A computed fold for an 86-nucleotide RNA from a Rhodospirillales bacterium, annotated as c-di-GMP-I-GGC riboswitch aptamer.
RNA sequence: UAUUGAAAAGGUAAACCCGGUGAAAGCCGGGGACACAAAGCCACCGGUCUACGGGAACCAUUCCUACGACAGCGGGGUUGCCAAUC
Numbered sequence: 001u002a003u004u005g006a007a008a009a010g011g012u013a014a015a016c017c018c019g020g021u022g023a024a025a026g027c028c029g030g031g032g033a034c035a036c037a038a039a040g041c042c043a044c045c046g047g048u049c050u051a052c053g054g055g056a057a058c059c060a061u062u063c064c065u066a067c068g069a070c071a072g073c074g075g076g077g078u079u080g081c082c083a084a085u086c
Base pairs, nucleotide, nucleotide: 002085003084004083005082011036012035016031017030018029019028020027021026034072040078041077042076044075045074046073047070048069049068053065054064055063056062057061
């Protein structure tokens, strides 16, 4: 430097529960582990979720909309630990 992730060291932490926050999706803290070799970081592309506000129809109410989210949905970008092999 390249490839790889069997074991080891170390790391992250789904569901669920509790508390906080938010209109919600979600996020943060504690507990907890389904998993993860980038499950580190970035909403650039596709996708998904939500709809306070705005808009449309309206009897009820329903629908549309991201400027809000998801990096543990896929792609892309970027940085990088340990080990094995060459």
The sequence was found by an Rfam model in a public genome assembly.